[in-house]
The RNA shown here (c-di-GMP-I riboswitch aptamer) has 77 nucleotides and comes from Candidatus Brocadia pituitae.
RNA sequence: AUUUGAAAAGGGCAAGCCAACCGUGAGGUUGGGACGCAAAGCCAUGGGUCUUCCAUGAAGACAGCCAGGUUGCCAUA
Numbered sequence: 001a002u003u004u005g006a007a008a009a010g011g012g013c014a015a016g017c018c019a020a021c022c023g024u025g026a027g028g029u030u031g032g033g034a035c036g037c038a039a040a041g042c043c044a045u046g047g048g049u050c051u052u053c054c055a056u057g058a059a060g061a062c063a064g065c066c067a068g069g070u071u072g073c074c075a076u077a
Stems, first nucleotide, its partner, number of pairs: 002077001004075002012037002017032006035064001041070003045067003048062006
């Protein structure tokens, strides 16, 4: 530097649901909580899904839908 994630150690994240708050909305933030996750870290770049509006268009949301880019822990070959 690259491959892989079977087993292991120390850890990490946290779906649905509940509460409060923010947003017209998709949805977001914090706390509780744990279905899962080896990038479930980060980036809306391509596709996709969703929302709103003054709708051949415009403005947004989702990174835990897929691909791509980028950084990284442990082990492994």